Notes: Large-subunit ribosomal RNA, domain IV from a metagenome, 352 nucleotides, folded computationally. RNAcentral holds the full RNA, with entries from SILVA. The prediction has a mean pLDDT of 87.

Context: one part of a larger RNA
RNA sequence: UGCUGGUUAAGGAACUCGGCAAAUUGACACCGUAACUUCGGGAGAAGGUGUGCCCUUUGUGGUGAAGCCUGUACAGGUGGAGCUUCGGGGGGUUGCAGAGAAACGGGGGUUGCGACUGUUUACUAAAAACACAGGACUCUGCGAACACGUAAGUGGACGUAUAGGGUCUGACGCCUGCCCGGUGCUGGAAGGUUAAGGGGAGUUGUCAGCCGCAAGGCGAAGCAGCGAACCGAAGCCCCAGUAAACGGCGGCCGUAACAAUAACGGUCCUACGUAGCGAAAUUCCUUGUCGGGUAAGUUCCGACCUGCACGAAUGGCGUAACGACAUCCCCACUGUCUCAACCAGCAACUCA
Numbered sequence: 001u002g003c004u005g006g007u008u009a010a011g012g013a014a015c016u017c018g019g020c021a022a023a024u025u026g027a028c029a030c031c032g033u034a035a036c037u038u039c040g041g042g043a044g045a046a047g048g049u050g051u052g053c054c055c056u057u058u059g060u061g062g063u064g065a066a067g068c069c070u071g072u073a074c075a076g077g078u079g080g081a082g083c084u085u086c087g088g089g090g091g092g093u094u095g096c097a098g099a100g101a102a103a104c105g106g107g108g109g110u111u112g113c114g115a116c117u118g119u120u121u122a123c124u125a126a127a128a129a130c131a132c133a134g135g136a137c138u139c140u141g142c143g144a145a146c147a148c149g150u151a152a153g154u155g156g157a158c159g160u161a162u163a164g165g166g167u168c169u170g171a172c173g174c175c176u177g178c179c180c181g182g183u184g185c186u187g188g189a190a191g192g193u194u195a196a197g198g199g200g201a202g203u204u205g206u207c208a209g210c211c212g213c214a215a216g217g218c219g220a221a222g223c224a225g226c227g228a229a230c231c232g233a234a235g236c237c238c239c240a241g242u243a244a245a246c247g248g249c250g251g252c253c254g255u256a257a258c259a260a261u262a263a264c265g266g267u268c269c270u271a272c273g274u275a276g277c278g279a280a281a282u283u284c285c286u287u288g289u290c291g292g293g294u295a296a297g298u299u300c301c302g303a304c305c306u307g308c309a310c311g312a313a314u315g316g317c318g319u320a321a322c323g324a325c326a327u328c329c330c331c332a333c334u335g336u337c338u339c340a341a342c343c344a345g346c347a348a349c350u351c352a
Stems, first nucleotide, its partner, number of pairs: 001347008010338002014336001019333001027051005036041001038171001052093008061084003067078004094098001106331004111326002113323002118130002134169007146155003172318004177249003182246002184242005191237003197231002202226005209218003250268005276310001277307001288304005
């Protein structure tokens, strides 16, 4: 000097990103217990009091002796002593201390997020992430949809739409507005486009033969090649529907008898953000402004609305209970600190 423990005057979070760590609390019995609430909770809320030993008295429960009665019996009845269990009352006594050691909740208030119990990154993340019950949409009529497999076949399911698969949301309460122009999905079939295929107008090659002195030319049938119209499905174009499908939900200008603001009007545009919430886990400017709490508050709580860039199942806003979650405040408590000291053990170090 380090590590692991222990104690500490006065103060008591002044420490620090942050009460991290430590301390406090702690058992049992009794008294008592708020807001809020889904009436179950919250709650061990909070906050108090008692606890040893001795004497005495009394109550409850257990066991049930002697004695007595019946007199068939290793019996039954009566009886309550003694011992014992759990308490209550009164009195006394004692230590610094009576749950005498050990095991053994610190508490309260506010807000955010997630309803909850659960699950998760085996070895840096336990959470607000995942799941969840509940809600909704959609597919599927059974050899189901869907999935695995080349197939046979299997799962689904020895199930049958109150069933099974997929997707989104996520208890509960109040709700979930407008837009189908784009993309997707579903339905429609009049028209346009259109593959293979069908169809063959026509055309090319070859060649019997014919013409020609020759070179060469013409050339039927057959075979072979190319091939125009025309007929061809789905799809796409097209027409509808559909947003708890993917998604989206505005500018500019003017106007009221101070000023400011604009209930109101005009115009462009394709539907122009409703309810609720809002400097928010979302707010750049920003430590916005006001109020509260502090002597002093970039955090916190309550408001305002100028929402850079909230917003309704990519759910919106609330919400009792719950949380090794996150934020702020208070009480208690303390070596976290002012500011350090001492003790014990073990290391390091020095010497042998």